[in-house]
C1' cells in the first nucleotide's frame, strides 16, 4: 500500500441483510423488601444523541460516501 470483518450503557451483547413503538438481554452499579448480619432470593431505578463527519429520505443504529480506530489476510 491492497482486500475482508468489526466499532451499540462501566463490560459483553441482540437488533443492521429487509429503515419506522420508549434501542434487547446478561453481568456490574444502585434503592427497597427478605436476614441478627453477610450472601442468596424478590420488586424497582439509573446508565448508550448506536466511533466521527457528510449524504439519501417524511423518517437512519440500520442504506450510501469520506474519515478514525481494532482484528485477520496479501504484498
Nucleotide at each position: 500500500g491492497g482486500g475482508c470483518u468489526c466499532g451499540u450503557g462501566g463490560u459483553c451483547u441482540a437488533g443492521c441483510c429487509c429503515g419506522g413503538c420508549c434501542a434487547u438481554g446478561a453481568c456490574g452499579c444502585u434503592u427497597c423488601c427478605u436476614u441478627g448480619a453477610c450472601g442468596u432470593g424478590g420488586a424497582g431505578g439509573a446508565g448508550a444523541u448506536c466511533c466521527c463527519c457528510g449524504g439519501u429520505u417524511c423518517g437512519a443504529a440500520u442504506c450510501c460516501g469520506g474519515g478514525c480506530g481494532a482484528g485477520c489476510c496479501c504484498a
Overview:
Transfer RNA from a Candidatus Heimdallarchaeota archaeon, 75 nucleotides, folded computationally. The same sequence occurs in records of 4 taxa. The RNAcentral record of the sequence draws on ENA. Its mean pLDDT, the model's own confidence on a scale to 100, is 85. Taxonomically the source falls in Candidatus Heimdallarchaeota (Archaea, Promethearchaeati). Rfam family: tRNA.